Predicted 3D model of a 74-nucleotide RNA (transfer RNA) from a Planctomycetota bacterium.
Its Rfam family is "tRNA". From the family's description: Transfer RNA (tRNA) molecules are approximately 80 nucleotides in length. Rfam classes the family as a transfer RNA.
It was read from a public genome assembly.
The coordinates come from a structure-prediction model, not an experiment, and the mean pLDDT is 81.

RNA sequence: GGGCCGUUAACUCAAUUGGUUAGAGUGCCAUCCUCACACGGUGGAAGUUGGUGGUUCGAGUCCACUACGGCCCA
Numbered sequence: 001g002g003g004c005c006g007u008u009a010a011c012u013c014a015a016u017u018g019g020u021u022a023g024a025g026u027g028c029c030a031u032c033c034u035c036a037c038a039c040g041g042u043g044g045a046a047g048u049u050g051g052u053g054g055u056u057c058g059a060g061u062c063c064a065c066u067a068c069g070g071c072c073c074a
Stems, first nucleotide, its partner, number of pairs: 001073007010026004019057001028044005050066005
């Protein structure tokens, strides 16, 4: 220098052919339970979908550039 893959909640990951409000588990907070803690039940908060721009009525999803990480080639 070239090619491929990945980047989504604090962490680990989903998200169908582009479709109406982006979800789950763990963790966190409140509450119930308990003498108390843990476990368990119920409820809740938490997101610039790495960044910028574009296409579209509509983008996590498609396109361009770019940042970071991994693998391969030279």